Small-subunit ribosomal RNA, central domain from a Patescibacteria group bacterium, 358 nucleotides, folded computationally.
Context: one part of a larger RNA
RNA sequence: UUGGGUGUAAAAAGUAGUGUAGGUGUCCCAUCAAGUUUCAUUUUAAAUACUGCAGCCUAACUGUAGGAAAGGGUGAAAAACUGACGGGAUAGAGUUACCUUUAGGGAGAUCGGAACUCAAGGAGGAGUAGUGAAAUGCGUUGAUACCUUGGGGAACACCAGUGGCGAAAGCGGAUCUCUGAAAAGUAACUGACACUGAGACACGAAAGCUAGGGGAGCGAAGCAGAUUAGAGACCUGCGUAGUCCUAGCCUUAAACGCAUGCUUGCUAGCCGCAUUUCCCCGCCUUUGGCGGGGAGGUGUAGCGAAGGUAACCCGUUAAGCAAGCUACCUGGGGAGUACGACCGCAAGGUUAAAACUC
Numbered sequence: 001u002u003g004g005g006u007g008u009a010a011a012a013a014g015u016a017g018u019g020u021a022g023g024u025g026u027c028c029c030a031u032c033a034a035g036u037u038u039c040a041u042u043u044u045a046a047a048u049a050c051u052g053c054a055g056c057c058u059a060a061c062u063g064u065a066g067g068a069a070a071g072g073g074u075g076a077a078a079a080a081c082u083g084a085c086g087g088g089a090u091a092g093a094g095u096u097a098c099c100u101u102u103a104g105g106g107a108g109a110u111c112g113g114a115a116c117u118c119a120a121g122g123a124g125g126a127g128u129a130g131u132g133a134a135a136u137g138c139g140u141u142g143a144u145a146c147c148u149u150g151g152g153g154a155a156c157a158c159c160a161g162u163g164g165c166g167a168a169a170g171c172g173g174a175u176c177u178c179u180g181a182a183a184a185g186u187a188a189c190u191g192a193c194a195c196u197g198a199g200a201c202a203c204g205a206a207a208g209c210u211a212g213g214g215g216a217g218c219g220a221a222g223c224a225g226a227u228u229a230g231a232g233a234c235c236u237g238c239g240u241a242g243u244c245c246u247a248g249c250c251u252u253a254a255a256c257g258c259a260u261g262c263u264u265g266c267u268a269g270c271c272g273c274a275u276u277u278c279c280c281c282g283c284c285u286u287u288g289g290c291g292g293g294g295a296g297g298u299g300u301a302g303c304g305a306a307g308g309u310a311a312c313c314c315g316u317u318a319a320g321c322a323a324g325c326u327a328c329c330u331g332g333g334g335a336g337u338a339c340g341a342c343c344g345c346a347a348g349g350u351u352a353a354a355a356c357u358c
Base pairs, nucleotide, nucleotide: 003330004329005328006327007312008311012326014203015202017201018200022196023195024194026089027088028087029086031084032083034082035081036078037077038076039075040074041073042072043071044070050066051065052064053063054062055061092193093190094189095188096187097186098185100183101182105179106178107177108176109175110174111173112156116152117151118150119149120148121147122146127138128137164171165170208249209248210247211246212245213244217243218242222238223237224236225235261325262324263323264322265321266320269303270302272300273299274298275297276296277295278294279293280292281291282290283289284288307314308313331358332357333356340351341350342349343348
C1' cells in the first nucleotide's frame, strides 16, 4: 500500500461553534458528449511470460508458430448513469407571523436573608477549643457560651428531581435591562440554497502567569503540637500564595456522557419523566378554566424481539442494516521523549522520530 479496524484490546481531535478548499448530494423535461460503454484502426522493439509443436536420451536450455491481457493515440456510434448548460417542481434545507415551555444559555446593574468573621457595647466569671488519647492554641489585660449595634467578604439551605438549558467547558437566591438558541402546531414564502469539512478562526474546568483591587471562610508552601523506629505524611492549632473582582495571557484534564465523530434513511414492542399539539368525556357561568382518557412530535431515563458482539453488553438516543464526509490506529519499552519548527512573559503546550532492546 491493499486491507482490517477505533465502548472496554492500539485508535473518535475537548467542542453539532463558524466555515474556506476538497469530497458527496432530491424529483421532472430538453440539449451537449467531458467521464462511461461499444466498434474499427494504430502503437506499447526484440527477448522474457502463456499455449501448441519440434531439437539435444530427459530436464534445464533452445528453435518455431500462435494468442493475448492491459494501457496510450486517432476515428465512428450510443445517451441509461455521472457531469455541463437551460427550464421547472417541493418531500431536503431555510425565512416570516402567531402561540407555549424550561436554574432557558450569556452579559450588566440593583436588592435580600441564613451562616461566618471582625470591631464596639452590655451582662457574666473559669475555663474553652481540639482528639483515638493528648498537646500546641485562646482565656482573670475577662475568653468560650448569651444579647445589641455596626462593618466585611464569599456562597446561595429548603424548592431540587433518574428534572431543565447550553456546541462543549459549564450553568441554581430574587428583580430589572440587553441578547443568542431549541422544540410542537397553523399559515404564507424562497426553491437544493444541502451534508461533511484538510488548513483557518472562535470558545474552552481547575491549577498557573502579568497588572490593579479585594481578602470572611477555606487553605498548597511554611511554623508549631502530636503520632512514629523515623514522619519530610495521615490527626491538631496557626498560616502565605491562591480561591473572589477587573483587564490580558495560558489551552491542558479520567475535557468520560455510555472512554462511543457528524449527517441521512430503514429495522418489534413495554414502562416512566419533562415539554408541546390535536381529539373524546365529565364539572364549572361565557371567552375560558379544572379533572380524566386516547393519539402525534421533541427531549431525557429503565427494560427488551430481531440483529450485532470475543465476551461484557448494545439494542429506534444502536455498538443493528446501509450511504456520504472527516479524524485516528497498525506489537511492548525507548516516548508523547530527543532534535527542529511554531505558540507562550514563564510554567509549558502543539507537531513529532530514531538508535537500542524484548